[in-house]
RNAcentral holds the sequence, with entries from GtRNAdb and Rfam. The RNA shown here (transfer RNA) has 72 nucleotides and comes from Chrysemys picta bellii. Taxonomically the source falls in Chrysemys picta (Eukaryota, Sauria, Testudinata, Emydidae). It is recorded under the gene name tRNA-Trp-CCA-3-1.
RNA sequence: GACUUUGUGGCACAAUGGUAGUGUGUUUGACUCCAAAUCAGAAGGUUGUGUGUUCAAAUCACACCAGGGUCA
Numbered sequence: 001g002a003c004u005u006u007g008u009g010g011c012a013c014a015a016u017g018g019u020a021g022u023g024u025g026u027u028u029g030a031c032u033c034c035a036a037a038u039c040a041g042a043a044g045g046u047u048g049u050g051u052g053u054u055c056a057a058a059u060c061a062c063a064c065c066a067g068g069g070u071c072a
Base pairs, nucleotide, nucleotide: 001071002070003069004068005067006066007065010024011023012022013021018055026042027041028040029039030038048064049063050062051061052060
């Protein structure tokens, strides 16, 4: 340099163009003599950045940024 792949709460991952969820973690409460486990709640996402297509974009297109892979 060319091609390819990935980017989503703290972490690991879902979501076939129609209100972004799950597990784990954090936190509050219940239970307990205390804790753990269990149960119930809460907070935490401008979906890597920008532009475009569309009534509507995490999802489609283009450019860029970052990581991985192949080739040179």
The coordinates come from a structure-prediction model, not an experiment, and the mean pLDDT is 83. Its Rfam family is "tRNA".